Record summary:
c-di-GMP-I riboswitch aptamer from a Methylococcales bacterium, 78 nucleotides, folded computationally. The source organism's lineage runs through Bacteria, Pseudomonadati, Pseudomonadota, Gammaproteobacteria and Methylococcales. Model confidence (mean pLDDT): 83 of 100. Rfam family: c-di-GMP-I riboswitch aptamer. From the family's description: GEMM was predicted in a large-scale screen for bacterial structured RNA regulatory elements. Its family is annotated with cyclic-di-GMP binding in the Gene Ontology.

């Protein structure tokens, strides 16, 4: 610098599901919890999905652990 996760070590995130506060909702946020996950970091660029209006199939959202990308990141090997 680039490729890549067999053993491992250090750690990391946290799905249902419950409570409680929020939002018309989609969902979110704290606590509990654990289903999994070598990028379940990051970003909302593409397509897919939910939701609200609306009837122009338009326009704001919402999540992203559905695929794809783009950026970045720890060990250990070549």
């Nucleotide at each position: 610098u680039u490729u890549u996760u067999c053993c491992a070590a250090a750690g990391c995130u946290a799905a249902a599901c419950c409570u409680g506060a929020c939002g018309u909702g989609a969902g979110u946020c704290a606590g509990g919890g654990g289903c999994a996950g070598a990028a379940a970091g990051u970003u909302a660029c593409g397509a897919a999905u939910c939701c609200a209006a609306u009837u122009g199939u338009u326009u704001g959202g919402a999540a992203g652990g559905u695929c794809g990308a783009a950026c970045u990141g720890c060990c250990g090997a070549g």